[in-house]
RNA sequence: CGGCAGGCCCUGUACGAUUGAGGCCUGUGAACCAUGUCAGGCGGGGAACCGAGCAGCAUUAAGCAGUUUUCUUGAUGCGAUAUAGUAAGUCUGUCGUUC
Repeated sequence: CGGCAGGCCCUGUACGAUUGAGGCCUGUGAACCAUGUCAGGCGGGGAACCGAGCAGCAUUAAGCAGUUUUCUUGAUGCGAUAUAGUAAGUCUGUCGUUC
C1' cells in the first nucleotide's frame, strides 16, 4: 500500500422510550329554533275522550372538561435493542506485496 473479515460511523426497517392528535369511557351540556314524556292551563266535544302544547323531567346533538388504561395515527439531535444495507471514513485482526 492492497485484499478479506469484523467493530464504530452512516442509512432504512421493527421494537421500546418520550410526546402530540383523534376514537372509546365519564361528567357537563339546548328558555324557544333536538327527541320523548308532557302536570297546570288552553282548544274541540253533551260526555267518554281527543288535540296542540308551556314549565318540569329524561335521553342526547354541537360544544366544554376530566382520567388512566386501551385502540388508531404522527413526531424525534432518544436507545451502546434487534435486523438489513452498502459508498466513503476510522479502528482491530489476518494474508500478501514493496521499502